[in-house]
Large-subunit ribosomal RNA, domain II from a Pseudomonadota bacterium, 691 nucleotides, folded computationally. The coordinates come from a structure-prediction model, not an experiment, and the mean pLDDT is 86. The RNAcentral record of the full RNA draws on ENA. Its Rfam family is "Bacterial large subunit ribosomal RNA".

Context: one part of a larger RNA
RNA sequence: UCCGGCGAGUUACCCUGUGCAGCUUGGCUAAGCUCUUCAGGAGCGGAGCCCCAGCGAAAGCGAGUGCUAAAUGCGCGAUCCUGUUGCAUGGGGUAGACACGAAGCUGAGGCGAUCUAACCGUGGGCAGGUUGAAGCGGACCUAACCGUCCGUGGAGGACCGAACGGCCUACUGUUGAAAAAGUACCCGAUGACCUGCGGUUAGGAGUGAAAGGCUAAUCAAGCCCAGUGAUAUCUUGUUCUCCCCGAAAUAACUUUUGGGUUAGCCUCGCGUCAUUAGCAGACGGAGGUAGAGUACAGAAUGGGCUAGGACGCUUACCGGCGUGCCAAACCCAAUCUAACUCCGAAUGCCGUCUGCCGUAUCGCGGGAGUCAGUCUACGGGGGAUAAACUCCGUGGACGAGAGGAGAACAGCCCAGACCGUCGGCUAAGGUCCCAGAAUCCGGCCUAAGUUGGAAAGGAUGUGGACGUGCUAAGACAACCAGGAUGUUGGCUUAGAAGCAGCCAUCAUUUAAAAAGUGCGUAACAGCUUACUGGUCGAGCAUGUCUGCGCCGAAAAUGACCGGGGAUCAAGGUCGGUGCCGAAGCCACGGGUGUGCAGCGGGGAACGCUGUACGCGGUAGGGGAGCGUUCCACACUAGGCUGAAGGGAGACCGAGAGGACUCCUGGACGAAGUGGAAGUGAAAAUGCCGGA
Repeated sequence: UCCGGCGAGUUACCCUGUGCAGCUUGGCUAAGCUCUUCAGGAGCGGAGCCCCAGCGAAAGCGAGUGCUAAAUGCGCGAUCCUGUUGCAUGGGGUAGACACGAAGCUGAGGCGAUCUAACCGUGGGCAGGUUGAAGCGGACCUAACCGUCCGUGGAGGACCGAACGGCCUACUGUUGAAAAAGUACCCGAUGACCUGCGGUUAGGAGUGAAAGGCUAAUCAAGCCCAGUGAUAUCUUGUUCUCCCCGAAAUAACUUUUGGGUUAGCCUCGCGUCAUUAGCAGACGGAGGUAGAGUACAGAAUGGGCUAGGACGCUUACCGGCGUGCCAAACCCAAUCUAACUCCGAAUGCCGUCUGCCGUAUCGCGGGAGUCAGUCUACGGGGGAUAAACUCCGUGGACGAGAGGAGAACAGCCCAGACCGUCGGCUAAGGUCCCAGAAUCCGGCCUAAGUUGGAAAGGAUGUGGACGUGCUAAGACAACCAGGAUGUUGGCUUAGAAGCAGCCAUCAUUUAAAAAGUGCGUAACAGCUUACUGGUCGAGCAUGUCUGCGCCGAAAAUGACCGGGGAUCAAGGUCGGUGCCGAAGCCACGGGUGUGCAGCGGGGAACGCUGUACGCGGUAGGGGAGCGUUCCACACUAGGCUGAAGGGAGACCGAGAGGACUCCUGGACGAAGUGGAAGUGAAAAUGCCGGA
């Protein structure tokens, strides 16, 4: 992993709905008794229960009653009304209550100290080597002690180091050789030492040189059993089919936030069918958003005017004068604001009328699920006018939505899949090849492979539109030539001569030429420009707006058109005509739901026919069915001329499923109508067995 088997909403009682049935001079019996064809059935049995009256805590009163001294008041009732019993079924409650799953808690329950901790009793063990305490002896010394030396001696939680005990470090091992080891190294090794045997102490207890360690591979409370099916707001799983409808991820409260309760939204039934809802138009309203404005509040810039201040000058004091400083109020100009408004929309909302639609609305009742939402467009808050960010609002989609397009791609674009068809038309999007359809038509643009990634900013790219100036009295560019004089202007300066700097910037000769445009010199010089003439001979110069392009452009595997490839395009733009293209639409056939009509005795239910509108779907509600086992009819039909079961097959049914034939098998056993359930398996790291 597969195969086979097993495997999860049950049962009892009570409550509350629904369906069906009985009775409704209200309904029902319970225990028990009697009879019987005896796991069954019939009869009796009215104790009792529900209903027929309520209100009050109650006494109690009673169509009323309670409150009160009393209620014309208020609450709950009466008027208006069918209950009850059984069966089935939806839901709730109490029970294990759909199944499996804890960690745990408890017990006058039990088993454990063959592991390990401590202790008790009794035994055992420690090669070899080293050091050399006290004491003792002797010698020396002393008055005597003390002391010194030599010897003897053999102490020590002494030293080195095997056995023995331990385990510091490293490597190996890590589905191991081993559920703790191997190798090397290391520590203790006469001691608080190691060890055999026997024994004692235990579960909130022991033992512990203390690590919450150890108490049999288990320890912040052992193991077994029991309470026990503990509890699990958690996770997982929960078994046949088809048909109709179809959500939510919100609000409030919550020791509440991954859970609940109620409401909202879904479904089923009943009622209501009213101009109820929805949509459109007209009319009438409330409002303070967008925008705008600056009249208020607040903010804020420049100027004016001008209190107050600052600084300076003057002054014995008082005071006065000045200022390019700060600045209130006021004025002008130009601004800003969620918590500013002199104003003020569009939408939306409320109301009235009309039209369309045709129950979609609303009420009551049974059953839910939902309370983690997501992206997108638009309006906002938070953030950084970040995030596939976060929090609201309105719409859409996904969720629960398939199909086409987007290369691929829940949420974007098109479009909502009942089934069939070797029919047709379209949408978005496409139409050179991959690859369905134009190498389609007309006009422009782009040269960047722009297309096919990006900003501020930059640029004689190129197309279009519109200005301004100059120009055959010759522009623009280039070339030839001139570009002078007073004068080295004055000042400054070492110098300052057009060209460090400051001031002024005149005049003359001229076709023209600056008291000088830029280089340059120490300063001059020199080159050059403005300006002028000539040569040449037709446009030149400079702006504004705009289309397309260029640069700006660096990231980690190999790629910024899906690829090939494409340049009067297969790129961009404008216009046009076709075509392709979906589960959309149409056509033809079929199924099914609901409404309506008709037919069948035909009465609303059933069937048939017609017609209109429907038939995506998760959670979930509702409806209709298939199949399994057993029971009744029933020792049934059938069956050794072959039952059940098994195998195969091109049959039937919308499906669950059902036939038929052959083979196998070797004794049972349908169909039908009802009834009852241990009633359907792919999943639970499910359980058992097998491969």